This is a predicted structure of a 1480-nucleotide RNA (small-subunit ribosomal RNA) from an uncultured bacterium. The sequence is in RNAcentral, with records from ENA and SILVA. Its mean pLDDT, the model's own confidence on a scale to 100, is 83.
RNA sequence: AGCGAACGUUAGCGGCGCGCUUAACACAUGCAAGUCGCACGAGAAAGGGCUUCGGCCCCAGUAAAGUGGCGCACGGGUGCGUAACACGUAGGUAAUCUGCCCCGGAGCGGGGGAUAACGAGCCGAAAGGUUCGCUAAUACCGCAUAAGACCACGAGAAGUACGCUUCUUGGGGUAAAAGCUGGCCUCUAUAUAUAAGCUAGCACUUCGGAAUGAGCCUGCGGCCCAUCAGCUAGUUGGUAGGGUAACGGCCUACCAAGGCGAAGACGGGUAGCUGGUCUGAGAGGACGAUCAGCCACACUGGCACUGAAACACGGGCCAGACUCCUACGGGAGGCAGCAGUGGGGAAUAUUGGUCAAUGGGCGCAAGCCUGAACCAGCGACGCCGCGUGAGUGAUGAAGGCCUUCGGGUUGUAAAGCUCUGUGGGGAGAGAAGAAAACAUUUAGGGCGAAUAGGCCUAGAUCUUGACGGUAUCUUCUUAGCAAGCACCGGCUAACUCUGUGCCAGCAGCCGCGGUAAGACAGAGGGUGCAAACGUUGCUCGGAAUUACUGGGCGUAAAGCGCGUGUAGGCGGAUCUUUAAGUCGGGCGUGAAAUCCCUGGGCUCAACCCAGGAACUGCACUCGAAACUGAGGACCUUGAGUAAUGGAGAGGAAAGCGGAAUUCCUGGUGUAGAGGUGAAAUUCGUAGAUAUCAGGAGGAACACCGGUGGCGAAGGCGGCUUUCUGGACAUUUACUGACGCUGAGACGCGAAAGCGUGGGGAGCAAACAGGAUUAGAUACCCUGGUAGUCCACGCCGUAAACGAUGAGUGCUAGGUGUCGCGGGUAUUGACCCCUGCGGUACCGAAGCUAACGCAUUAAGCACUCCGCCUGGGGAGUACGGUCGCAAGACUAAAACUCAAAGGAAUUGACGGGGGCCCGCACAAGCGGUGGAGUAUGUGGUUUAAUUCGACGCAACGCGAAGAACCUUACCUGGGCUCGAAGGUCAGAUAGUAUUGAACCGAAAGGGGAUAGAUCCCGCAAGGGAAGUCUGGUCAGGUGCUGCAUGGCUGUCGUCAGCUCGUGUCGUGAGAUGUUGGGUUAAGUCCCGCAACGAGCGCAACCCUUGUCUUUAGUUGCCAUCAUUUAGUUGGGCACUCUAAAGAGACCGCCAGCGUCAAGCUGGAGGAAGGUGGGGAUGACGUCAAGUCCUCAUGGCCCUUACGUCCAGGGCUACACACGUACUACAAUGGUCGGUACAAAACGCUGCAAACCCGCGAGGGGGAGCCAAUCGGCAAAAGCCGACCUCAGUACAGAUUGGAGUCUGCAACUCGACUCCAUGAAGUCGGAAUCGCUAGUAAUCGUCAAUCAGCAGGUGACGGUGAAUACGUUCCCGGGCCUUGUACACACCGCCCGUCACACCAUGGGAGUCGAUUGCUCCAGAAGUGGCAGAGCUAACCCGCAAGGGAGGCAUGUCCCUAAGGAGUGGUCGGUAACUGGGGUG
Repeated sequence: AGCGAACGUUAGCGGCGCGCUUAACACAUGCAAGUCGCACGAGAAAGGGCUUCGGCCCCAGUAAAGUGGCGCACGGGUGCGUAACACGUAGGUAAUCUGCCCCGGAGCGGGGGAUAACGAGCCGAAAGGUUCGCUAAUACCGCAUAAGACCACGAGAAGUACGCUUCUUGGGGUAAAAGCUGGCCUCUAUAUAUAAGCUAGCACUUCGGAAUGAGCCUGCGGCCCAUCAGCUAGUUGGUAGGGUAACGGCCUACCAAGGCGAAGACGGGUAGCUGGUCUGAGAGGACGAUCAGCCACACUGGCACUGAAACACGGGCCAGACUCCUACGGGAGGCAGCAGUGGGGAAUAUUGGUCAAUGGGCGCAAGCCUGAACCAGCGACGCCGCGUGAGUGAUGAAGGCCUUCGGGUUGUAAAGCUCUGUGGGGAGAGAAGAAAACAUUUAGGGCGAAUAGGCCUAGAUCUUGACGGUAUCUUCUUAGCAAGCACCGGCUAACUCUGUGCCAGCAGCCGCGGUAAGACAGAGGGUGCAAACGUUGCUCGGAAUUACUGGGCGUAAAGCGCGUGUAGGCGGAUCUUUAAGUCGGGCGUGAAAUCCCUGGGCUCAACCCAGGAACUGCACUCGAAACUGAGGACCUUGAGUAAUGGAGAGGAAAGCGGAAUUCCUGGUGUAGAGGUGAAAUUCGUAGAUAUCAGGAGGAACACCGGUGGCGAAGGCGGCUUUCUGGACAUUUACUGACGCUGAGACGCGAAAGCGUGGGGAGCAAACAGGAUUAGAUACCCUGGUAGUCCACGCCGUAAACGAUGAGUGCUAGGUGUCGCGGGUAUUGACCCCUGCGGUACCGAAGCUAACGCAUUAAGCACUCCGCCUGGGGAGUACGGUCGCAAGACUAAAACUCAAAGGAAUUGACGGGGGCCCGCACAAGCGGUGGAGUAUGUGGUUUAAUUCGACGCAACGCGAAGAACCUUACCUGGGCUCGAAGGUCAGAUAGUAUUGAACCGAAAGGGGAUAGAUCCCGCAAGGGAAGUCUGGUCAGGUGCUGCAUGGCUGUCGUCAGCUCGUGUCGUGAGAUGUUGGGUUAAGUCCCGCAACGAGCGCAACCCUUGUCUUUAGUUGCCAUCAUUUAGUUGGGCACUCUAAAGAGACCGCCAGCGUCAAGCUGGAGGAAGGUGGGGAUGACGUCAAGUCCUCAUGGCCCUUACGUCCAGGGCUACACACGUACUACAAUGGUCGGUACAAAACGCUGCAAACCCGCGAGGGGGAGCCAAUCGGCAAAAGCCGACCUCAGUACAGAUUGGAGUCUGCAACUCGACUCCAUGAAGUCGGAAUCGCUAGUAAUCGUCAAUCAGCAGGUGACGGUGAAUACGUUCCCGGGCCUUGUACACACCGCCCGUCACACCAUGGGAGUCGAUUGCUCCAGAAGUGGCAGAGCUAACCCGCAAGGGAGGCAUGUCCCUAAGGAGUGGUCGGUAACUGGGGUG
């Protein structure tokens, strides 16, 4: 784009078309083929009229029936069958026929016998039949005539394929006919007029011609399967005969053995063919409705008759199935005609009107018949046209929807105003389609004896319409009665809200839906089309996705494992002929319709009409000769042969050789050997291994040896000999296209395997044992059989690979190597230049998707062969061929998926590689894991044990501090504008406010008592504030961290992450950023198709280490004085404080390094190579954490999920884990004495002295808002004493008692003190953590939080180590590179079994069905042959009887349908069971 469509929703009108695609299923009923009285005989009734009642007349020579003629073979239907001369196209028919019609010639004489109707009888239920009797014809039959025709024969001529054909001619034979109607009287007869006759028309016979139609034959063309490869006995041909309109095995007999087939016979499946239709740019592809041509069929099968034509849709006979009637004896029927019914189906119409037109049959005609046809009805089934209104109309109305609340949109849409009148409805007018025929008549013509008659031509009059009172027109009526359907994620035009929550659903493909869905559903809005719109189905297109036009095969699917070669295809140079292909012209045909163009007719269009063009084809004919083909001649360059020469693991056979392994014998010799990562099995004291000598046997041939050689491939490796294939080089000579490829075919063909017979040293599937391991049917070890070897025969496959078929020509080079040759040179061998042939690497153009290929092409061309067409199913099943088997070759489908795949890119990953780093390992020190306790978590428990955090990167985490509070949880009691706030309206003097008693656990209730403010205004009053009531609002630690912001963790303080421009690449991307060095560092240097830049690194900041300057109190004290005391005077030098500076930069020297960056060492320096420490965290990752800090979208609650209060809980406790503290002791503990810090803090505070208490603490209160006062004692340390290795004078849990402090309150549930008690624990399994220097370890101090509570956290100082060889390994990270089937990225991907469910399929004992072959049986009807003793009108013989000819019945033979029996083939259904496959 299309459709004979169907389904869903919807529907106003008209025109033109179309309408059982399925059951060629079955059919009730009606109609669809009759007509002619001008062929013939016979001939009613009803009704009406008259009547003398007997009947007569009209109806009426009508109807109905019969004989006869013509028609019924047309028209109409259907597509079963058919793969065929069925169809199409072009031819042939000298191998034929043709009724009716037309033209022309001739004729139509004279006879005969029947028969139906009818009448009578009989049989039958019916259908129908039978006997007797009568009768006519254009029915039937002889005879006459016979031009022409036909038949056989004779003669002649022409042609010839030698078969014969055609023409001319002679005599012979055979065969005709029918009348009817109208008119007339010229001729004859009777004489008003008739008959013979004449005449006209229609018939009839025969011949010729024409036309039309038909039969037969041939070339070419148009479906699928080769898993159908061989088929065929009337088969192929001949001869003779039969048969037909006609050729022919069409049929029969005989003879011969042919015929067809890979260019597809035979078989199977499917199918009416064509003009055309749809699609497509075309080439093609699909289809074959309506219309038209041809064919086939008419319930199924067979058969003939009649006829011009049939083997006959509405004829016949027989058989079968089915249906109907029946008196059960027997009969009837055939809608694939038009309607209609049932059935089938998704689905397809009225039991209509008329012969008015067109056409057909009959008829002289009138006319009759016509379900052909023309019309109407039904159906949006299709195409086309029209309408459902037009103009104006902004307060942009109301309503709806959305909203950022401003508005937007529906929307000029509506309303309103002004118009129009198609369709619909009412009324009226009203066609065209009609031309005729007939009849009457006029004129002319011809026939005729004619003025009659009829015929022809032209005209006049008369008559005929189913549709239909339809089309059309006029008028009236009123905007009145007339819009839907699909879609809105992308493709694809059109977007929002609500609901739903991987549900319900959508979906053509991709895919949507798991709480913010433009994808589901609804709504608003929009988009598209519109009386339709969607969906489904089907065809073509897009699809260059079967590639002729117009594809491919190294890696995506695809080169046969290799060769030889048949058919076939293709083929070198020159000349010549031909004309098959090819090209051009002409002619015929290519039906009409259709398509196209032009014009015309319906108001337009659809539709219809006319003309043209076209129909790309086929045939015939004329011409051209370049190319191809064919014939001839010639050539040498392709190909081949001969000669010479060398190279080679080319092949086959025979022989020979040494090294090594093993075994055997003997000698020497002694305890192990062997084997492995380590072992063991194993061998060995019966003497192994080792070693020496000798022997046996089998297999393989070290070094040379090489991207070396040879071969077609597989493949080939010691040496010698014999036989043998091929290639190569050089040189001349010869042949003269002899060539290339190659479907089938044939041969070769690794390893393994198979068969038979040998052989067997080593090795070694299977197997055994030992190890390894979770296991180990493996890898390792010890053994070991087939096999490996030989001979013969099979197998025929491999990643048989260059994953690259063979051949030929052409297209830059460079380098190596093998073989042969030439040149130059040399004594010679090299080197060098060069030719041919092989082999390998690099590379230009070109090609390629890229990778890559590149004179050995995957380049540019030609020729031939093979192969491919999404993945899986599957190289499988079935069938066939081969094989001993294993199996090989050939080779599907159902079903299923939306991919499978190639090359390259970026990442990520690797029990890949390289380089490098990090307390990563190693080297060390100290811990954790064991104990007790503390604390967090899990779990469990509970009314609640609130919530969050879960590897590192949750677990002394949020929490810098849960007795109440906190608090979010639980129980119970209260409140509802609420615990705070904003805003609006109203109210507000005993009002706001205060809030006593009393109830209550409190919250809350309750209300005594007291009791109001500011501003304006003279006042009235108004305003403000407060309070109350009502509204808008509040509130939520309720959910979603996977809707978010912000903040944070982590990789990681790792050195990375990017951009612009340029360049490269089809592209993703690359380059830069890689490389060589160097660094802590993408730090720097050098190089470089890159050049620059940004975020990171570093530096700038803070602190600490040195110095200087400034300043000198509250700090300091060297000097001077003074004191118990820097206490005071004094001083500011020092320390210190806190501000500003200096200082360090590889700056200097040396060496190394690329004259670099830098590194190493040294000097100087307080400090040296980033001086130490901190802050600082790139692009990003983890949907990491947090909605319970805060903010926030959405959802949810609103007398509760809000809020207040009391009590409880977060503190539970069989258990498990993390993090800590204290210990286990003597480097210690206890007691006594005695030193030295830093930093931070203090007014709701720190608190001194002094007093009390054993102590916690109490009293007390000086001083201090702090370099001033205070907490403040530092502790480890040092000095001294005791303890002496023990569960202790270690350790301190637990428990009892007594207290202190804070606080409203220490019961659940605080800390501390004293007395008493004195548990586990004696250094911790597997495992695991921290730390590289002022670090670890150890010691104490302070702070935040805080009423109180620190073993936690943060900060501070004191004492103060050990070790680092080094980077193999573990972990993490960086760069480069490599592989990848990963990309949610290795915590990836993914394979197979098993279990379950479903689906399709193979096998399957069988079984059921369809179809077909063969062999038989049987044999209806019927044609034909034969018989025909029965019967028999016409003709013949005969006086007759009778006979003959002919015919009929009947019988029989051949053929033969249905049917039956047996046995095969093919296809399909089904089946217990079974095999694999697919999906989940």